[in-house]
Predicted 3D model of a 74-nucleotide RNA (transfer RNA) from a Patescibacteria group bacterium.
It matches the Rfam family "tRNA". Rfam classes the family as a transfer RNA.
The coordinates come from a structure-prediction model, not an experiment, and the mean pLDDT is 82.
RNAcentral holds the sequence, with entries from ENA.
RNA sequence: GACGGGGUAGCUCAGUUGGUUAGAGCACCACACUCAUAAAGUGGAAGUCGUGAGUUCAAAUCUCACCCCCGUCA
Numbered sequence: 001g002a003c004g005g006g007g008u009a010g011c012u013c014a015g016u017u018g019g020u021u022a023g024a025g026c027a028c029c030a031c032a033c034u035c036a037u038a039a040a041g042u043g044g045a046a047g048u049c050g051u052g053a054g055u056u057c058a059a060a061u062c063u064c065a066c067c068c069c070c071g072u073c074a
Base pairs, nucleotide, nucleotide: 001073002072003071004070005069006068007067010026011025012024013023019057028044029043030042031041050066051065052064053063054062
């Protein structure tokens, strides 16, 4: 340099023919339980969906540029 894959909650990830609230597990906080702690239980908080622009009535999702990570080739 060329090509391919990826970037979504603190972490690991799901989410596709663009449309009905952006989700799960773990972690965290509170409550309840207990003599106490843990586990199991109930509830809650946490997101500019990498950045910017474009298309559209509507974009995490489509298009373009750029940034970062992984891989293959040179």